About this RNA
The RNA shown here (c-di-AMP riboswitch aptamer (ydaO/yuaA leader)) has 151 nucleotides and comes from a Solirubrobacteraceae bacterium.

RNA sequence: UCGUCGCCACUGCCGAGUCCCCGGGACGGCCAGCCCGAGGGAAACGGGGAGCCCAAUUCUUCUUGGGGCGAGUCCCGCGGUGAUCCGCGGGAUGCGCUUUUGAACAAGCGCUAGCCCGUCAGCUAACCCCGCAGGCAACAGGCGCGAUUUG
Numbered sequence: 001u002c003g004u005c006g007c008c009a010c011u012g013c014c015g016a017g018u019c020c021c022c023g024g025g026a027c028g029g030c031c032a033g034c035c036c037g038a039g040g041g042a043a044a045c046g047g048g049g050a051g052c053c054c055a056a057u058u059c060u061u062c063u064u065g066g067g068g069c070g071a072g073u074c075c076c077g078c079g080g081u082g083a084u085c086c087g088c089g090g091g092a093u094g095c096g097c098u099u100u101u102g103a104a105c106a107a108g109c110g111c112u113a114g115c116c117c118g119u120c121a122g123c124u125a126a127c128c129c130c131g132c133a134g135g136c137a138a139c140a141g142g143c144g145c146g147a148u149u150u151g
Stems, first nucleotide, its partner, number of pairs: 001147003005144004011137004018043001020041003028035003045131005054122001065120001066117004073092008094111006
C1' cells in the first nucleotide's frame, strides 16, 4: 500500500425476537448437610393448544394423511424425469425498503424462502404450553490475518 478474508463498534434494514434483575455458585437433587455446576426470574412483544355455542360433515382407503410458524401462494411456457418431483424463464398475487411520513398517490429497488409437529389439533372463555433467534446493507473506522513494496 492492497485484500472478494475474519472479528468488533457506529448508522440503518428484515424479523415477535427487546429492556431489566439475580448467578461473592443460578437452577436443581437429597439421607438436610452435603452433592451437582450454568443458567434462572420478571416485564413487553410474539406463537400454539384448549369448553358450551357456532361451524363442518370430516378423516381414512384407491398414487396424494392432516396440521403449524412465516409475506412466501397461484398460473403459463421450456427442459430433465417414473412423477404429484427438480431446474430455467415469464406473469399474477402478496410482502418489505427508499424518496417520506402521521396517512396516501406516483416512481425506483428487493423478496415471493425456509423450517417444524408426527397420524393429531375448526372456532373457542377459563386454563395450559412455548419463543424471545437468525440474517443483511452502504461509506468510512478499529483490531487481526494474508500478500506486495520500501527502509
It was read from a public genome assembly, where an Rfam model found it. It matches the Rfam family "c-di-AMP riboswitch aptamer (ydaO/yuaA leader)". Rfam links the family to the GO terms cyclic-di-AMP binding and regulation of gene expression.